[in-house]
Context: one part of a larger RNA
RNA sequence: GCCGGCGAGUUACGAUGUGUUGCGAGGUUAAGUGACUAAGUCACGGAGCCGAAGCGAAAGCGAGUCUAAAAAGGGCGAAAUAGUAGGAUGUCGUAGACCCGAAACCAGAUGACCUAACCAUGAGCAGGAUGAAGCAGGAGUAAAAUUCUGUGGAGGUCCGAACCGACGCCUGUUGAAAUAGUCGCGGAUGACUUGUGGUUAGCGGAGAAAUUCCAAACGAAUCUGGAGAUAGCUGGUUCUCCUCGAAAUAGCUUUAGGGCUCGCCUCGGCGUUUAGAGUUCUGGGGGUAGAGCACUGAAUGGGCUAGGGGCCUUCACGGGUUACCGAACCUUAUCAAACUGCGAAUACCAGAAACUUAUAGCCGGGAGUCAGACAGUGUGAGAUAAGUUUCAUUGUCAAAAGGGAAAAAGCCCAGAUCUACAGCUAAGGUCCCAAAGUUAAGGUUAAGUGGAAAAGGAUGUGACAUUGCACAGACAACCAGGAUGUUGGCUUAGAAGCAGCCACACAUUCAAAGAGUGCGUAAUAGCUCACUGGUCGAGUGAUGUUGCGCCGAAGAUUCACGGGGCUAAAACCUUACACCGAAGCUUAGGAAUCGUCUUUAGGGCGAUUGGUAGAGGAGCAAUAUAUACGGGCGGAAGCCAUAUCGAGAGGGGUGGUGGACUGUAUAUAAGAGAGAAUGCCGGC
Numbered sequence: 001g002c003c004g005g006c007g008a009g010u011u012a013c014g015a016u017g018u019g020u021u022g023c024g025a026g027g028u029u030a031a032g033u034g035a036c037u038a039a040g041u042c043a044c045g046g047a048g049c050c051g052a053a054g055c056g057a058a059a060g061c062g063a064g065u066c067u068a069a070a071a072a073g074g075g076c077g078a079a080a081u082a083g084u085a086g087g088a089u090g091u092c093g094u095a096g097a098c099c100c101g102a103a104a105c106c107a108g109a110u111g112a113c114c115u116a117a118c119c120a121u122g123a124g125c126a127g128g129a130u131g132a133a134g135c136a137g138g139a140g141u142a143a144a145a146u147u148c149u150g151u152g153g154a155g156g157u158c159c160g161a162a163c164c165g166a167c168g169c170c171u172g173u174u175g176a177a178a179u180a181g182u183c184g185c186g187g188a189u190g191a192c193u194u195g196u197g198g199u200u201a202g203c204g205g206a207g208a209a210a211u212u213c214c215a216a217a218c219g220a221a222u223c224u225g226g227a228g229a230u231a232g233c234u235g236g237u238u239c240u241c242c243u244c245g246a247a248a249u250a251g252c253u254u255u256a257g258g259g260c261u262c263g264c265c266u267c268g269g270c271g272u273u274u275a276g277a278g279u280u281c282u283g284g285g286g287g288u289a290g291a292g293c294a295c296u297g298a299a300u301g302g303g304c305u306a307g308g309g310g311c312c313u314u315c316a317c318g319g320g321u322u323a324c325c326g327a328a329c330c331u332u333a334u335c336a337a338a339c340u341g342c343g344a345a346u347a348c349c350a351g352a353a354a355c356u357u358a359u360a361g362c363c364g365g366g367a368g369u370c371a372g373a374c375a376g377u378g379u380g381a382g383a384u385a386a387g388u389u390u391c392a393u394u395g396u397c398a399a400a401a402g403g404g405a406a407a408a409a410g411c412c413c414a415g416a417u418c419u420a421c422a423g424c425u426a427a428g429g430u431c432c433c434a435a436a437g438u439u440a441a442g443g444u445u446a447a448g449u450g451g452a453a454a455a456g457g458a459u460g461u462g463a464c465a466u467u468g469c470a471c472a473g474a475c476a477a478c479c480a481g482g483a484u485g486u487u488g489g490c491u492u493a494g495a496a497g498c499a500g501c502c503a504c505a506c507a508u509u510c511a512a513a514g515a516g517u518g519c520g521u522a523a524u525a526g527c528u529c530a531c532u533g534g535u536c537g538a539g540u541g542a543u544g545u546u547g548c549g550c551c552g553a554a555g556a557u558u559c560a561c562g563g564g565g566c567u568a569a570a571a572c573c574u575u576a577c578a579c580c581g582a583a584g585c586u587u588a589g590g591a592a593u594c595g596u597c598u599u600u601a602g603g604g605c606g607a608u609u610g611g612u613a614g615a616g617g618a619g620c621a622a623u624a625u626a627u628a629c630g631g632g633c634g635g636a637a638g639c640c641a642u643a644u645c646g647a648g649a650g651g652g653g654u655g656g657u658g659g660a661c662u663g664u665a666u667a668u669a670a671g672a673g674a675g676a677a678u679g680c681c682g683g684c
Base pairs, nucleotide, nucleotide: 001684002683003682004681005680006679011095012094013093014092015091016090017089018088020086021085022084023083026050027049028048032044033043034042035041036040054061055060064076065075066074067073098236099235101233105226106225107224108223109222110221116200117199118198119197120196121195122194123193124192125190127159128158129157130155134151135150136149137148138147139146163187164186165185167184168183170181171180202218204214205213206212211220239619240618241617242616243615244614250261251260252259253258263369264368265366266365267364268363269362270361275359276357277356278355279354280353281351282350283349284348290342291340292339296336297335298334301331302330303329307325308324309322310321311320312319313318372397373396374395375394376393377392378391380389381388402413403412404411417590418589419588420587422586423585424584428580429579430578431564432563433562437577439576440575441574442573443572444571450566456551457550460548461547462546463545464544465543466542467541468540469539477535478534479533480532481531483508484507485506488502489501490500514529518527519526591609592608593607594606595605596604597603598601620673623669624668625667626666627665628664629663630662631661638657639656640655641654642653644651645650
């Protein structure tokens, strides 16, 4: 891991509902006793309990009573009567109370054969090195000190086996081993190591101290018991079909992943004044969006000006003045969730009638829900960040399958009762993958834009508008001219149109020509432009609005159309007609639920039939018992095969195998259904 078996709402007592049976203003026995017995049945037993009367704290009174001074009012009752005892079933309470699961707590015992410390008594430590004190002798001294040579053999001394340890790498890691092995490593006469016996015990002991050890486990050992501790937590909870079908909100909570009450679901009952929902109409209040600036505040420029500052004047008072600051006021242009002299759309409330629809309400039994998610819209928080967060509102998912968006909980379309090799459509599509237009008409785009993006930039290109010049010849190109006073004045080494400054921006001749547009020179010169004539012969400039494009545009495998591929499209815009396309709708047939109408046929008609938590209803199968009726060696159960019946759980037939039991109907009773619980046991 698989297979097989086992494996979870039970039982007792009490309470409260709903069916049902008996009796009924009554109902009922309990313990116990007796009889007959195979088993437990029958009889007796009225103690007691519930009900038939309530009110009051009570005495008490009583269809009333309590309160009270009260015949008042008010409260609770009666008038309106149904209970009670079984049995079944829903739920609750008390019990382990659907099952499994802690870490822990307490009590009593068992442990120091492991290990820690200690006590008693024993044992062990190859070999080598170093050479303390002391002692002897020599030298030395007045004597010492001191020094030299020997001797001596000290030491938590040195090197290094046994022994004890465990610093490093590697191997091993379902190991040879629940801590080891190889190679190196530390101590090795000591606070050394070790044998045997003994002592200390869990609210404890021991500890050269690490929460370390106390039998492979120690922040409090182990075993047994209390014990089925408790678990607002996790997991699991076993057959079928049918009807309806939620919530993830509010209030409170040592409450926030739990609970209680409401809301929302379901089942039963009641009952009429249709009281509910939607649309139209009518009548309402509002202070949001917007707008506005009288109010409350914010805030721009100007004017005017109280006051302040500076300067002048003065002994002082005072006076004058100002490119300063500046309240208030006037004017100009603005802003506001906590501003409003205004003010919608929606929404909300109410009303009448009409139309559509089918709820609404009350009483009682049973729930589940209290983590919501995303999307659109309106706000707040955040950074006008988040697949962020808090609200409001609508939708979908949750609990919803189907078609589309390549793929996809929450987007778009649309809500799956069943069958069909029938039809029509929705969203979305119609060149091929791939069902359906290489459809028609008119435009746009050249960027593969389409098939990702901003500020900003640009003779891309289409449309529209305004405006200048132009056959008295424009724009562009080419030919020619572009002069004179004068080198204007100043400045300067020089300044001559062209370093700079000044300016009357002059005048003359002209078809036209600036006291000069740019290049250039040291300064001149030179080239050129403005401006003019000619050649040519028809459009040429400027501005604005707008459609579609371009650049801006750097990332890690080709990939930012699903792919192929697409350019008078298979792209985009505007039209038109076809077609495809879903579990939608229709067609044909069947089933079920509810309602309704005739009447009893399961008949007609109408509506309905997605579904998690959950409520309600109807059934299937296995075991046992009772009663009745069967089957079986002429072959029971079980097992194998099979094209059969039923909506399903399931039922039956036939054949084989097997070799002795077993079925049907009705009723009853429960150890009554397995795929999951890191389930338990067994097998492989």
The part of an RNA shown here (large-subunit ribosomal RNA, domain II) has 684 nucleotides and comes from a Clostridiales bacterium.
Rfam family: Bacterial large subunit ribosomal RNA. Its family is annotated with structural constituent of ribosome and ribosome in the Gene Ontology.
The organism belongs to Eubacteriales, within Bacteria.
Model confidence (mean pLDDT): 85 of 100.
It was read from a public genome assembly.